Predicted 3D model of a 71-nucleotide RNA (transfer RNA) from a Minisyncoccota bacterium. Rfam family: tRNA. From the family's description: Transfer RNA (tRNA) molecules are approximately 80 nucleotides in length. It is annotated as a transfer RNA. A reference for the family is Hou (1993), "The tertiary structure of tRNA and the development of the genetic code", Trends Biochem Sci. Lineage of the source: Bacteria > Bacillati > Minisyncoccota. Its mean pLDDT, the model's own confidence on a scale to 100, is 82.
RNA sequence: CGCGGGGUGGAGCAAUGGCAGCUUACUUGGCUCAUAACCAAGAGAUUCACGUUCGAAUCGUGGCCCCGCCA
Numbered sequence: 001c002g003c004g005g006g007g008u009g010g011a012g013c014a015a016u017g018g019c020a021g022c023u024u025a026c027u028u029g030g031c032u033c034a035u036a037a038c039c040a041a042g043a044g045a046u047u048c049a050c051g052u053u054c055g056a057a058u059c060g061u062g063g064c065c066c067c068g069c070c071a
Base pairs, nucleotide, nucleotide: 002069003068004067005066006065007064010024011023012022013021018054026042027041028040029039030038047063048062049061050060051059
């Protein structure tokens, strides 16, 4: 060079083209003599650009980055 897979909150993962969600972590409050546990609430994300579409995390094209295979 070529081929394949992947990129979504801090971390690990979901999401028939139709409100972006789960676990954990974090913050605040409750509970407790106190801590842990438990309960409630909150903040926080779709790698980038263009295109298709009424509507794109999802489909198409081209970049960027990571992993693997071949040599």